Transfer RNA from a Pseudomonadota bacterium, 71 nucleotides, folded computationally. The source organism's lineage runs through Bacteria, Pseudomonadati and Pseudomonadota. Rfam family: tRNA. About the family: Transfer RNA (tRNA) molecules are approximately 80 nucleotides in length. The coordinates come from a structure-prediction model, not an experiment, and the mean pLDDT is 82.
[in-house]
RNA sequence: GCCCCCAUAACUUAAUGGCAAAGUAGCUGCCUCUUAAGCAGUAAAUCCAGGUCCGACUCCUGGUGGGGGCA
Numbered sequence: 001g002c003c004c005c006c007a008u009a010a011c012u013u014a015a016u017g018g019c020a021a022a023g024u025a026g027c028u029g030c031c032u033c034u035u036a037a038g039c040a041g042u043a044a045a046u047c048c049a050g051g052u053c054c055g056a057c058u059c060c061u062g063g064u065g066g067g068g069g070c071a
Base pairs, nucleotide, nucleotide: 001070002069003068004067005066006065007064010024011023012022013021018054026042027041028040029039030038047063048062049061050060051059
């Protein structure tokens, strides 16, 4: 220098162009002599900027970061 892949909640992962889902962790309550476990509830996210579309996590372009391959 060229090519490919990845980026979603604090973490790990889902989501066929049509309401962003779950597990763990966090917080609140119940239970318990107390803690743990268990039960119920609750907050929290689409890497950035454009474009296409009635509608974009999803498709297109550029960029940023990470990983890999060739030279």